The RNA shown here (Glycine riboswitch aptamer) has 82 nucleotides and comes from uncultured Streptomyces sp. The source organism's lineage runs through Bacteria, Bacillati, Actinomycetota, Kitasatosporales and Streptomyces. Of the family's consensus pairs, 90% are formed in the model. Its mean pLDDT, the model's own confidence on a scale to 100, is 75.
RNA sequence: CGCGCGGGAGAGUCCCGCCGCCAGCGGCGGGCGCCGAAGGAGCAACUCCUCCCCGGAAUCUCUCAGGCCCCCGUACCGCGCG
Numbered sequence: 001c002g003c004g005c006g007g008g009a010g011a012g013u014c015c016c017g018c019c020g021c022c023a024g025c026g027g028c029g030g031g032c033g034c035c036g037a038a039g040g041a042g043c044a045a046c047u048c049c050u051c052c053c054c055g056g057a058a059u060c061u062c063u064c065a066g067g068c069c070c071c072c073g074u075a076c077c078g079c080g081c082g
Stems, first nucleotide, its partner, number of pairs: 001082007012032001014031007033068003039064001040062003046056002
């Protein structure tokens, strides 16, 4: 690093319009708000080194992307195998 198993969050199912319709719900678009643990970017704690430089670098920061009913999935942790 890869595969498998287990664990594993966060944040509106708010408002408006349209559509479908089993008339309850759901879908799409717009608005504002919000989350950050796919990814990305930034600082840089830290790390490497005798020192400096170079290099690596986050769960921090930004929210471009992504996400905000549930589900799936996710960084990360444990175990097994290669």